[in-house]
RNA sequence: GCAGGGGUAGCCAAGCUUGGUCAAAGGCAGCAGACUCAAGAUCUGCCCGCGUAGGCGUGCGGGGGUUCAAAUCCCCUCCCCUGCACCA
Numbered sequence: 001g002c003a004g005g006g007g008u009a010g011c012c013a014a015g016c017u018u019g020g021u022c023a024a025a026g027g028c029a030g031c032a033g034a035c036u037c038a039a040g041a042u043c044u045g046c047c048c049g050c051g052u053a054g055g056c057g058u059g060c061g062g063g064g065g066u067u068c069a070a071a072u073c074c075c076c077u078c079c080c081c082u083g084c085a086c087c088a
Base pairs, nucleotide, nucleotide: 001084002083003082004081005080006079007078010028011027012026020068030046031045032044033043034042048057049056050055061077062076063075064074065073
């Protein structure tokens, strides 16, 4: 350089094709509770911020665009992995 795959929350990982039902499945970790003499295991709930709540705001590597609406479609760009090519 060419081809392919990937980047999503504290971590792993689905969702992307077919835009909305998404603060986004599932698992781990964490917090609270149940159980237990206690701990572990198991079970239940919570697990971005604000709010009693309805809800509001922010968010999918970065930037821009399309759209009423974007993790999802389009463009540019950065980084990682694999293969191939090159290698004085």